[in-house]
Context: one part of a larger RNA
RNA sequence: UUGGGUGUAAAGGGUGUGUAGGCGGGACCUUAAGUCAGACGUGAAAAUCAAGGGCUCAACCCUUGACCUGCGUUUGAAACUGAGGUUCUUGAGAGUGGGAGAGGUAAACGGAAUUCCUGGUGUAGCGGUGAAAUGCGUAGAUAUCAGGAGGAACACCGGUGGCGAAGGCGGUUUACUGGACCACAACUGACGCUGAGACACGAAAGCGUGGGGAGCAAACAGGAUUAGAUACCCUGGUAGUCCACGCCGUAAACGAUGAAUGCUAGGUGUGGGGGGACGAAAGUCUUCCGUGCCGCAGCUAACGCAAUAAGCAUUCCACCUGGGGAGUACGGCCGCAAGGUUGAAACUC
Numbered sequence: 001u002u003g004g005g006u007g008u009a010a011a012g013g014g015u016g017u018g019u020a021g022g023c024g025g026g027a028c029c030u031u032a033a034g035u036c037a038g039a040c041g042u043g044a045a046a047a048u049c050a051a052g053g054g055c056u057c058a059a060c061c062c063u064u065g066a067c068c069u070g071c072g073u074u075u076g077a078a079a080c081u082g083a084g085g086u087u088c089u090u091g092a093g094a095g096u097g098g099g100a101g102a103g104g105u106a107a108a109c110g111g112a113a114u115u116c117c118u119g120g121u122g123u124a125g126c127g128g129u130g131a132a133a134u135g136c137g138u139a140g141a142u143a144u145c146a147g148g149a150g151g152a153a154c155a156c157c158g159g160u161g162g163c164g165a166a167g168g169c170g171g172u173u174u175a176c177u178g179g180a181c182c183a184c185a186a187c188u189g190a191c192g193c194u195g196a197g198a199c200a201c202g203a204a205a206g207c208g209u210g211g212g213g214a215g216c217a218a219a220c221a222g223g224a225u226u227a228g229a230u231a232c233c234c235u236g237g238u239a240g241u242c243c244a245c246g247c248c249g250u251a252a253a254c255g256a257u258g259a260a261u262g263c264u265a266g267g268u269g270u271g272g273g274g275g276g277a278c279g280a281a282a283g284u285c286u287u288c289c290g291u292g293c294c295g296c297a298g299c300u301a302a303c304g305c306a307a308u309a310a311g312c313a314u315u316c317c318a319c320c321u322g323g324g325g326a327g328u329a330c331g332g333c334c335g336c337a338a339g340g341u342u343g344a345a346a347c348u349c
Base pairs, nucleotide, nucleotide: 003321004320005319006318007303008302012317014201015200016199017198021194022193023192025088026087027086028085029084030083031082033081034080035077036076037075038074039073040072041071042070048066049065050064051063052062053061054060091191092188093187095184096183097182098181103177104176105175106174107173108172109171110154115149116148117147118146119145120144121143125136126135162169163168206247207246208245209244210243211242215241216240220236221235222234223233258316259315260314261313262312263311266294267293268292269291270290271289272288273287274286275285277284278283298305299304322349323348324347331342332341333340334339
């Protein structure tokens, strides 16, 4: 390489938009590039294979045939692929009417709580732990009442509930705005799927500049514990956490499960929408989309998966190929840096 694979053994890109490319629905007509068939030409010799022959045999050599799987020219076939044309509506999209949602961005507002400040009441403790101590407190703390300041987060509702491509999103209101779903179906007529590069987004931590700083809290300090204790526990506490703008581009970025389409028993919850009959209502029946659990066939090394597949198939992309060395070195690209990305070998088992 072929092959076989990628939930947990090595292996799905963090996620999307989309370029090239690959692949692509039904019917009819044409064409003949791919495809298939015939003919002709060519396909050096040697080698190879078969038959026969020559050296006493063999190796070796000679003759004939096959082979040379290919290419070119030409004559045909028209099922499939391609190309051109006509057409269709089920894929896709648009339209009209609806309801749902922590989807996004910005602004304004609200209450509870922590902390701090001021004042009142009040007096000797408070705090903390397994037990303590450091710490705070007669300069009046803790507790309690009133007022004020400031920052951050939004109890209950809240739910294997919802929304989003993923990361993620949760007080209320307003403005702007993206997507999905359902019903109708008289519009377009394959306009589709995937997607190397590319571009965009991307938790936390970290970085730059300027703000902000209540609580929490790496580092750090002290108190304990201990043989020691650079920890776990306690008292403090700075970056940071928050905001604006700009970087970084990584995570157990996980469903450890790429995207799309079709098909393949059921049962039971729950969220959103529709339909019809019965019913006073609750509800029962049915259908589409989502989200859970159980389970048959099938699959699987087993665990388990099982219409939200890890089943049966097709298309496209990404990735794997013994462990260590190593996600290291070198080089390239990116970054202010931290570092990221691409990514070996010697050697060794």
Predicted 3D model of a 349-nucleotide part of an RNA (small-subunit ribosomal RNA, central domain) from an uncultured bacterium. The RNAcentral record of the full RNA draws on Greengenes. The coordinates come from a structure-prediction model, not an experiment, and the mean pLDDT is 89. Rfam family: Bacterial small subunit ribosomal RNA.